Overview:
Transfer RNA from a soil metagenome, 71 nucleotides, folded computationally. Its mean pLDDT, the model's own confidence on a scale to 100, is 81.
RNA sequence: GGAUAUAGCUCAAUGGGUAGAGCAUCGGCCCGAUAAGCCGACAGUCGCGGGUUCGAGUCCCGCUAUCCGCC
Numbered sequence: 001g002g003a004u005a006u007a008g009c010u011c012a013a014u015g016g017g018u019a020g021a022g023c024a025u026c027g028g029c030c031c032g033a034u035a036a037g038c039c040g041a042c043a044g045u046c047g048c049g050g051g052u053u054c055g056a057g058u059c060c061c062g063c064u065a066u067c068c069g070c071c
Base pairs, nucleotide, nucleotide: 001068002067003066004065005064008023009022010021011020017054025041026040027039028038029037047063048062049061050060051059
């Protein structure tokens, strides 16, 4: 100097308009039973603190953590 930080994990979210998916977990169906399959549910104040705005995951500033690069 650059990148990243969003659910337990891996990741989305056009140009600012009230955050989703897969896996996992839990329940049900199916099965002699388990797995697989099918249906449903749970789960995030979006790293922290400010600012702008009617409205911020998204824009601006500071900080923290991790990774990469340069000296």